Transfer RNA from a Bacilli bacterium, 72 nucleotides, folded computationally. Its mean pLDDT, the model's own confidence on a scale to 100, is 81. Rfam family: tRNA.
[in-house]
RNA sequence: AGGCCAUUAGCCAAGCGGUAAGGCAACGGACUUUGACUCCGUCACUCACUUGUUCGAAUCAAGUAUGGCCUA
Numbered sequence: 001a002g003g004c005c006a007u008u009a010g011c012c013a014a015g016c017g018g019u020a021a022g023g024c025a026a027c028g029g030a031c032u033u034u035g036a037c038u039c040c041g042u043c044a045c046u047c048a049c050u051u052g053u054u055c056g057a058a059u060c061a062a063g064u065a066u067g068g069c070c071u072a
Stems, first nucleotide, its partner, number of pairs: 001071007010024003018055001026042005048064005
């Protein structure tokens, strides 16, 4: 310098154009003499950022940022 991949909650992670699953953790409650276990409930609508396409974008396009890999 060129190319490729990744970026979604505190952590892991699904989602391939129609208003974002699940697990762990956290918080509240039930149960229990207490704790643990178990059960119920809550927790992202700025999906890394900007712009565009579209009736509609986490998803498509361009650019940017960060991290990783390959080539030189």